[in-house]
RNA sequence: GGCUGCGUAGCUCAGUUGGUUAGAGCGGACGACUCAUAAUCGUCAGGUCGACAGUUCAAGUCUGUCCGCAGCCA
Numbered sequence: 001g002g003c004u005g006c007g008u009a010g011c012u013c014a015g016u017u018g019g020u021u022a023g024a025g026c027g028g029a030c031g032a033c034u035c036a037u038a039a040u041c042g043u044c045a046g047g048u049c050g051a052c053a054g055u056u057c058a059a060g061u062c063u064g065u066c067c068g069c070a071g072c073c074a
Stems, first nucleotide, its partner, number of pairs: 001073007010026004019057001028044005050066005
């Protein structure tokens, strides 16, 4: 340099044929329970869906360019 894949919450990951509200587990805060702790249960917070542009009534999802990571080839 070329090709392929990936990028979504602090971490690990879902997200269907583009369809209106973006989710789970763990972690965090608070509460319940307990003499207390752990465990368990409940509630809440936490997101520029890598960036920019395009298509569309509508984009995490489709298209282009760029950035980062991984692999393969040279």
This is a predicted structure of a 74-nucleotide RNA (transfer RNA) from a Deltaproteobacteria bacterium. Its mean pLDDT, the model's own confidence on a scale to 100, is 82. It matches the Rfam family "tRNA". It is annotated as a transfer RNA. The sequence was found in a public genome assembly.